[in-house]
c-di-GMP-I riboswitch aptamer from Robertmurraya kyonggiensis, 105 nucleotides, folded computationally. It matches the Rfam family "c-di-GMP-I riboswitch aptamer". Its family is annotated with cyclic-di-GMP binding in the Gene Ontology. The prediction has a mean pLDDT of 87. It was read from a public genome assembly, where an Rfam model found it.

Parts: sequence; structure tokens; C1' cells
RNA sequence: CUUCGAUAAUAGCAAACUUAUUGAAAAAUAAGGACGCAAAGCUACGGAUCUAAGGCUUCAUUACCUAGAAAUGGGAGAUAGAGCUAUGACCGCCGGGUUACCGAA
Repeated sequence: CUUCGAUAAUAGCAAACUUAUUGAAAAAUAAGGACGCAAAGCUACGGAUCUAAGGCUUCAUUACCUAGAAAUGGGAGAUAGAGCUAUGACCGCCGGGUUACCGAA
């Protein structure tokens, strides 16, 4: 120096949950709190996962325009439901990149 990780030592981080705030949401931040973590430090580069504001599609209801004797057809709206989709999120899901305490085997 690289690899590795101990019933070692000095430190560190902080899951779930609660409260407050931000956000459409996922989630994030702060305080409390510790399930755990040898990178549970940083990074959204790749994959996985989560959300669906916006966009698209569909169906139902309800107005409007138009053709028609009518049945019906065509067009454009509103509302509720459903589906698809990150540009959003996530590093304590996995991998990559990068920085780093200690020194048994």
C1' cells in the first nucleotide's frame, strides 16, 4: 500500500414508530427513538422497486354542436372510476464509482 474483518479498541450512523414541516403522491427534512449496520459515508451511473402531478387511452353519467322524419351517426366538453407512462422518489434493494477509522487472523 492492497485485500480482509475480530466476543479487540476509539468513534460513527440510525430501522420501525411518534410529532412538526414540505410535497399531488412516493418520499424528504428536523426532533425524539434504536431494528440493526465494517462503509447503514457520499454519488441517481446501471438494474430493480415505489408514486402518477402532467400526458395518453378506455368505460359510465350528463350538457352542447351537427346530419337525419326517426332510429342512429359524427364532433367537441365536464365529472367519477380503471389502465399505461417519469421528467418525480429511492443508496438501510443489488451492482458500479468515490472517500475513509482500527489492525487480530